[in-house]
Context: one part of a larger RNA
RNA sequence: UCCGGGUUAGGGAAUUCGGCAAAUUGGCCCUGUAACUUCGGUUUAAAGGGUCCCUGCGCUUGUAUCCGUAUGGAUGCGAGUACAGGGUGCAAUGACAAGGCGGGUCCGUCUGUUUAACAAAAACGUUGCCUUCCGCUACCCUGUAAAGGUGUGUAUGGAAGGUGAAGCCUGCCCACUGCUCGUACUUCAAACCCUCUUCCAAGGGGGCUAAGAGCGGGUAAAGGGCGGGAGUAACUAUAACUCUCUUAAGGUAGCAAAAUACCUUGUCGUUUGAAUGACGACGUGCAUGAAUGGCUUAACGAGAUUCGCACUGUCCCAAUCCGGAAGCCUCCGAACACACCCUUCUGGUGUGAAGGCCAGAGAAUUCCAGUGGGAAGUGAAGACCCCGUGAAACUUUACUAUAGCCUGUUGCAGCGACGUGGAAAGUGCUGUGUAGUGUAGGUGGGAGUUGCUGAAACGUGAUCGCUAGAUUACGUCUAGACAUCGAUGAAACACCACUCUGUACGGUCUAUGCCGCUCACUCGCGGGAUUAGCCCUGCGAGGACGCCAGCAGGUGGAUAGUUUGGCUGGGGUGGCACGCUGUUGAAAAGAUAUCAAUAGCGCCCAAAGGUCGGCUCACGCGGGUUGGUAAUCCGCGGUGGAGUGCAAGAGCAUAAGCCGGCCUGACUGGAUCCUUCACGUCGACGGAUCCAGGGCGGAAACGCGGGUCUAGCGAACCUCAAUGUCCUCUUUGAUGGGGGCUUGAGAUGACGGAAAAGUUACUCCGGGGAUAACAGAGUUGUCUCGUCCGAGAGUUCACAUCGACGACGAGGCUUGCUACAUCGACGUCGGCUCUUCCUAUCCUGGCGGUGCAGAAGCCGCCAAGGGUGGGGGUGUUCACCCAUUAAAAGGGAUCGUGAGCUGGGUUCAGAACGCUGUGAGGCAGUUUGUUUAAUAUCUACUGGGAUUGUAGGAUGUCUGAGGGGAAGGAACCUUUAGUACGAGAGGAACAAGGUUUCGGGGCCUCUUGUUCACCGGCUGUCCGACAGGGCAGGCCGGGCAGCUACGCCCUAAGGGAUAAGAGCUGAAAGCAUCUAAGCUCGAAACCUCCCUUGAAAAGAGACAUCCCAGGACGCCCCUAAAACAGGGGUUCGAUGGAAGCGGGAUGUAAGCACGAAGCUUCGGCGACGUGUUCAGUCCGCGCUCCCCAACAG
Repeated sequence: UCCGGGUUAGGGAAUUCGGCAAAUUGGCCCUGUAACUUCGGUUUAAAGGGUCCCUGCGCUUGUAUCCGUAUGGAUGCGAGUACAGGGUGCAAUGACAAGGCGGGUCCGUCUGUUUAACAAAAACGUUGCCUUCCGCUACCCUGUAAAGGUGUGUAUGGAAGGUGAAGCCUGCCCACUGCUCGUACUUCAAACCCUCUUCCAAGGGGGCUAAGAGCGGGUAAAGGGCGGGAGUAACUAUAACUCUCUUAAGGUAGCAAAAUACCUUGUCGUUUGAAUGACGACGUGCAUGAAUGGCUUAACGAGAUUCGCACUGUCCCAAUCCGGAAGCCUCCGAACACACCCUUCUGGUGUGAAGGCCAGAGAAUUCCAGUGGGAAGUGAAGACCCCGUGAAACUUUACUAUAGCCUGUUGCAGCGACGUGGAAAGUGCUGUGUAGUGUAGGUGGGAGUUGCUGAAACGUGAUCGCUAGAUUACGUCUAGACAUCGAUGAAACACCACUCUGUACGGUCUAUGCCGCUCACUCGCGGGAUUAGCCCUGCGAGGACGCCAGCAGGUGGAUAGUUUGGCUGGGGUGGCACGCUGUUGAAAAGAUAUCAAUAGCGCCCAAAGGUCGGCUCACGCGGGUUGGUAAUCCGCGGUGGAGUGCAAGAGCAUAAGCCGGCCUGACUGGAUCCUUCACGUCGACGGAUCCAGGGCGGAAACGCGGGUCUAGCGAACCUCAAUGUCCUCUUUGAUGGGGGCUUGAGAUGACGGAAAAGUUACUCCGGGGAUAACAGAGUUGUCUCGUCCGAGAGUUCACAUCGACGACGAGGCUUGCUACAUCGACGUCGGCUCUUCCUAUCCUGGCGGUGCAGAAGCCGCCAAGGGUGGGGGUGUUCACCCAUUAAAAGGGAUCGUGAGCUGGGUUCAGAACGCUGUGAGGCAGUUUGUUUAAUAUCUACUGGGAUUGUAGGAUGUCUGAGGGGAAGGAACCUUUAGUACGAGAGGAACAAGGUUUCGGGGCCUCUUGUUCACCGGCUGUCCGACAGGGCAGGCCGGGCAGCUACGCCCUAAGGGAUAAGAGCUGAAAGCAUCUAAGCUCGAAACCUCCCUUGAAAAGAGACAUCCCAGGACGCCCCUAAAACAGGGGUUCGAUGGAAGCGGGAUGUAAGCACGAAGCUUCGGCGACGUGUUCAGUCCGCGCUCCCCAACAG
């Protein structure tokens, strides 16, 4: 010193993030208990009293014996209890055991559960409430399946989800996304039907069509959502009111600076001396709000927060004691760490943070105990950040798939009835232009046809209808009716055949709907075999559905695989500097970067192209009808001041500008060169030149394969198109199809071109100081502090004081910038602790100025010796506040200091609120919770030793180079003095004295604390009782020595040299001048004085004495002490022990005697008291005393 304990005067939370820790309380009995309340609680609320021993008496009761019959009594042994009297101590649950209490708020109803090993919570769960699904071969879940769970349960049940007791409640919105219901119509796959392609096929087209989607409803205790702008009232303010935009609806009740409020420490009130806290209000709610539940709420909580009482070493301010560790001796004996050399410090340098380099200083060697400043110490290839065409997990309306589910279809796979639709055959009916007796479908044949098997006519009914009538059934009636002819007309009727339009029936086929059947198939039950549920058989229920299988459409983070760009003064956000063009930058060849500056492009044009011919612009001046400054016209001048499709630059009058004619060269094929890409290199795009073909313009020479030049763009695969009597494959031919050659179109703008969204704080790996956060370094815009100038303020007057607009600096504390060192790690804010330095001085000291009378101030100069404090709220630094004070100055030291502490904040994993995101998640927003390693090798420092050196050794006394210290600092009071000064009010100083406070040193007489030496009291238990003891320091009361502070003592003045300043003399400069030579003063600063250390001061000192003496070890000890050292003693001895005495602590021992409330069998019992007895016991102190040990060596 640490760990674990005991005790502390006075104060009592002042400590601290926070009463953390500790202390208090405590059992049982009695009394008594508030608010609130769900009437149960709260409750051991709170607050009080009692508790021991002895004696007596009473009551209840167990048991044994006796009496003997009584709900009994007596005697024993117990158990419990009431009352009274007596008694002791500081204290009677005397030890042990054993709640601190109360008030306000938040959250969660409660008991419970959870991250084994950093989170116990407000999270999870929970009874209750609500919604959805499910009728049992249920829904749901597991499984490839068989099968299984739910459940041998059945809607008062099961499954899923949300909310979370209770009380009062739960508003509006169905636009979106889900879910659900419907759906005339639209869309819609396979199958099927039709069709095209010369047949076939591949393929194409069309039709039909399920789920789904579109479409129409419903649904929010489904996912979710719930506005803005103006104006207006008899002061102002506000706005019940009005207007307007807009939505699916515009937030209702309630609550509210909140676990939610940025601004913010909101404002007000209460609480406090002081409150970033707490509580109560307000409402301007960044961003409250109603089962993602809203607001209250008794009880409960190792939850969060605040206040009070009690209590205390948390603190002021520390002290002491005990045990253990550490320390010393002996034995045993690891791990970590460890390039090299190592004795450092300061400054500098250097990769910008050095024991090793440079300079200076310091430094003899070594050991021990300690402390932790440094070794950018050890530990762990940084977890933050960035990067990787790294990983993983999670999410989703990322991409691509898959399971599952829904639906259609085909197969297994049969029979029948009915409805509806279609097809074909068949049967019946139907048919009105005008004219015509009239309802003439067409063509052909045709002169007859038909009738008692009932004609015409009539009646009734049905169907059709152009409203004229037609057809037909039945009835009455009873014998004819129709056609030919004629008329009309384009066509002539009876009757027959074929046939058309429309329509009815329809034994067939087909589609579809519905119903039924049983034989496939499924299930249940019984019987028999059987290991068995499988095999056999019977009965029943279902049934061509379902199951199963194939194909097809839809849905599909349930699952899987992946992707999720680059540049970048870190990354992200932003931007595009990602493909091109002009100019500048660019430094007169060429080339040349930045998230440099300034502008553009992703077109346009059939003329704005080719050619030939012609013309000359802008502007100015002069002239000229309306006509003006400016219209059209004339003349002159006019190097371009215009125009040239579009940026800028270059070019252009011979025009490339303007106008007109004729045209399409805005051609085809090939070659070379340039650019892209300087000097090495590739593609596309772009440009230039030439050759050939075939053209246009021009008389021709010639010109032209777009635009005066520099921008206006795109690979492969794939798809499409074009061309050709082209090539090739498909056994031959034909046809079709596929492939190829050539050209063109379709796009990749991240523009040399993947097909592609997010989250990670649950994270991981590999790397990076190529790159951020801390700190350093550089810089210093910003910051702080100055200087200059002097507009102005100051009644006057720039400069007593203040000082605009400006200019120039210093510092390296703020904040930035840079990215130089550190990512195989340099621990990050604040506080505590402790040290040192700076001065730009807050106080104290010395001066000057003043708009200085005094006092009090203001400004400045010198000065860093000393001081610069206590509290409140806040994690705070800071800032604010309270009361003091001489003053409560500012800074540096890796924003000094975590191998020193703390861990409140920040910054891991849990959780909540607000906001945000579809979501996973996120938030320099808030809130609560959350492991701080270590045995010190070197160096450094604080102490303690040893050795060598200092040319002999030893003993003693000094010197003092050098070092350390602040050893003192400050205030108040009194006298001076109510004086100087002042009209007064007020009101000093020099000097002297006293005291206090903050420091420093020492001490223990007093006071205080401690006091596991000691004395006494008390409890439990053990030693049979007494006495005396043991155990838990058992507790309690005292307490010497020692150690201590809270106690006591000390803590001057002076000298020297100076600073600012004040002066003397005095020139340069005949004066003046504190200065130049010279001289005198002048401060807490400097050097002394004072205290302390200091011959290892290598310049290693001096003096005295001795000269073989002396010292060390040993032994007994303590004034000393971790070891070691130091000091004393060592028989010629009082060093230690013992003993005696003195002094002191405690408080009156044991035994005996007497007394004692009472009781008594009269023998005695009895807490306790008194006396013997200031006794007994004890002593780390003093004295005495050789009894013992200091012997031997």
Molecule: large-subunit ribosomal RNA, half B
Organism: uncultured archaeon